[in-house]
Context: one part of a larger RNA
RNA sequence: CUGGGCGUAAAGCGCGCGUAGGUGGUUUUUUUAGUCAGAUGGGAAAGCCCCCGGGCUUAAACUGGGGAACUGCAUUUGAUACGGAAUAACUAGAGUAGGUGAGAGGGGAAUAGAAUUUCCGGUGUAGCGGUGAAAUGCCUAGAGAUCGGGAGGAAUACCGAUGGCGAAGGCAGCUCCCUGGUAUCAUACUGACCCUGAGGUGGGAAAGCGUGGGUGAGCAAACAGGUUAAGAUAUCCCUGGUAGUCCACCCCGUAAACGAUGUCUACCAAUCGUUGGGUCUUUUUAAGACUUAGUGACGCAGUUAACUCAAUAAGUAGACCGCCUGGGGAGUACGCCCGCAAGGUUAAAACUC
Numbered sequence: 001c002u003g004g005g006c007g008u009a010a011a012g013c014g015c016g017c018g019u020a021g022g023u024g025g026u027u028u029u030u031u032u033a034g035u036c037a038g039a040u041g042g043g044a045a046a047g048c049c050c051c052c053g054g055g056c057u058u059a060a061a062c063u064g065g066g067g068a069a070c071u072g073c074a075u076u077u078g079a080u081a082c083g084g085a086a087u088a089a090c091u092a093g094a095g096u097a098g099g100u101g102a103g104a105g106g107g108g109a110a111u112a113g114a115a116u117u118u119c120c121g122g123u124g125u126a127g128c129g130g131u132g133a134a135a136u137g138c139c140u141a142g143a144g145a146u147c148g149g150g151a152g153g154a155a156u157a158c159c160g161a162u163g164g165c166g167a168a169g170g171c172a173g174c175u176c177c178c179u180g181g182u183a184u185c186a187u188a189c190u191g192a193c194c195c196u197g198a199g200g201u202g203g204g205a206a207a208g209c210g211u212g213g214g215u216g217a218g219c220a221a222a223c224a225g226g227u228u229a230a231g232a233u234a235u236c237c238c239u240g241g242u243a244g245u246c247c248a249c250c251c252c253g254u255a256a257a258c259g260a261u262g263u264c265u266a267c268c269a270a271u272c273g274u275u276g277g278g279u280c281u282u283u284u285u286a287a288g289a290c291u292u293a294g295u296g297a298c299g300c301a302g303u304u305a306a307c308u309c310a311a312u313a314a315g316u317a318g319a320c321c322g323c324c325u326g327g328g329g330a331g332u333a334c335g336c337c338c339g340c341a342a343g344g345u346u347a348a349a350a351c352u353c
Base pairs, nucleotide, nucleotide: 003325004324005323006322007307008306012321015202016201017200021196022195025090026089027088029086030085031084032083034082035079036078037077038076039075040074041073049067050066051065052064053063054062093193094190095189096188097187098185099184100183101182105179106178107177108176109175111173112156117151118150119149120148121147122146123145127138128137164171165170208251210249211248213247214246218245219244223240224239225238226237262320263319264318265317266316267315271297272296273295274294275293276292277291278290279289280288281287282286302309326353327352328351335346337344338343
C1' cells in the first nucleotide's frame, strides 16, 4: 500500500461558514473521449501450462518443434441501459413570500429585593470565633448579640424541571431598545439552486498576558501565622491575605472543549413520560385521538469482544471529510508558522522492551 477500523481497546478535528475538489432528484430528445460487444493489428525471445521429441542408467537440470496464454495497447465497426456533456421541461430535495408561536439565543441601557462585608448611632455586658480537640485571631479603648441609618461590590433564593434556547463554547432577578436562529399552518412562487468540504476564515470555558484605567463586597493561588506530625517547606482544618475573580479594549486558542459517538440523507416493532406548534372528537370544566419538531425512559429485530446501543443507533445502506496502525522515547527534539510572554500548531529519529 491493500485490508481492517475509530462509544470504552490506537483512532471523530472543540464548533460553524465556506473555496477547490468529490458527490448528486424525476422526465424527454441528441451525442458518445466513460462503459459494453465484435473485427483487425500488436503484445521480442526465454520462462510458466499442454502435446510430440533429443540426450543422460532413470529423474531433475539442459535442449529441438508445435500449440495455448499474455487482462493491459492501437485502429475500426456497432450498442445506448447506466454515468458524462448538451437540450427542453417537472416538483417530492433546497429556498423565498405570508400568518401564528415558544424560548436563561446574542448585544446595549436602566432598575429591584434578600444576603455578606464595612462605617455611624442606640441598647447592653463578658466573652466571641473556630475545631476531631485546640490555638493563632477579635474583645472592658465595649466585642459578639440586637435595633435604626449609610456606603459599596458581586451574584440573582423560591419558580426550576428528567425543562427551554444556542453550531459549539455557553446562556438564569425584572423592564426597555436593537438583533440572529428555529417550530408550525395553509397557499403562492423559484426550479436541483443540494450534500460534504483539503486549504482558508469566523466563534471559542477556565486560567494566563497587555494597556491606561475603573472597581475591589465576598471568595481566594502566592504569602504570613496557628494546628497536626518524629519531621510537615504538605493534603485536610483554622485566622488573616496579594494577584485573580468584576468592567472596557486587545491578545492567547487550549480543556475529560464528552454523548469520550464527524456532517447530511433514506429505511427498519411496540410501550410510557415531557416541551413547543397544528388538526379533529367528546360528556367543551377538562380529557382523548392523530400529526409535527425537540427532549427522556424502557424495549423487539438487528448489532457488539463484552458492556451495551437500539427511529436522538453503536441497526440496514449511500455521499463527503477527518483520524488510527505495538508500548516507551514523545505530543518531545529540530525546523517553519503564530504569540508581548506563557506557550500553541505542525511533527520525527536514535535507543529500548
Molecule: small-subunit ribosomal RNA, central domain
Organism: uncultured bacterium